[in-house]
RNA sequence: ACUGCCGAAAGGCAAACCCGGGGAAACCCGGCGACGCAAAGUCAUGGGUCUACCGUCACGUUUUAUUUUUUGUGACCACGAUUGCCAGACUGCCGAA
Numbered sequence: 001a002c003u004g005c006c007g008a009a010a011g012g013c014a015a016a017c018c019c020g021g022g023g024a025a026a027c028c029c030g031g032c033g034a035c036g037c038a039a040a041g042u043c044a045u046g047g048g049u050c051u052a053c054c055g056u057c058a059c060g061u062u063u064u065a066u067u068u069u070u071u072g073u074g075a076c077c078a079c080g081a082u083u084g085c086c087a088g089a090c091u092g093c094c095g096a097a
Base pairs, nucleotide, nucleotide: 007094012037013036018031019030020029021028022027035084041090042089043088045087046086047085048082049081050080055076056075057074058073059072060071
């Protein structure tokens, strides 16, 4: 120096639930707490998945002679979200006898 012991030991991160806050929502932030993780560190680049405020269309509703106005429901729609869904990129700690 390398290998084994060995993901042993020592550490690290922190799911769900609950509490407080942000958001239309998905979800995120903080606290508690550990389901798990050897990259469960970072990046929304590709794919998947989630939500649908706004917008588009349809059907009703309200108003009207009609256009118009009010409002509800449904379908579609990321510019939103998810890195602890998969891949990719970048970076990386500890390991005794």
About this RNA: The RNA shown here (c-di-GMP-I riboswitch aptamer) has 97 nucleotides and comes from an Anaerolineales bacterium. The organism belongs to Anaerolineales, within Bacteria. The sequence was found by an Rfam model in a public genome assembly.